RNA sequence: GCCCUUGUAACUUAACUGGAUAGAGUAUCGGCCUACGAAGCCGAAAAUACGAGUUCGAAUCUCGUCAGGGGCA
Numbered sequence: 001g002c003c004c005u006u007g008u009a010a011c012u013u014a015a016c017u018g019g020a021u022a023g024a025g026u027a028u029c030g031g032c033c034u035a036c037g038a039a040g041c042c043g044a045a046a047a048u049a050c051g052a053g054u055u056c057g058a059a060u061c062u063c064g065u066c067a068g069g070g071g072c073a
Base pairs, nucleotide, nucleotide: 001072002071003070004069005068006067007066010026011025012024013023019056028044029043030042031041032040049065050064051063052062053061
């Protein structure tokens, strides 16, 4: 330098061939419970790497950039 692949909450992940408000577990915060904690129960906040394009509609398709991994030279 070229090719392939991956990128979704703090972490682990789901989302079918493009279609209803991107869902869950752990963690965090609040409440209930308790003499106080833990556990349990209820609730809250939090995400599509970035930019553009296609489309009525994009996490998903296309192009570029960035980052991780692999291969060839």
Predicted 3D model of a 73-nucleotide RNA (transfer RNA) from a Candidatus Microgenomates bacterium.
Its mean pLDDT, the model's own confidence on a scale to 100, is 82.
It matches the Rfam family "tRNA". The family's RNA type in Rfam is transfer RNA.
RNAcentral holds the sequence, with entries from ENA.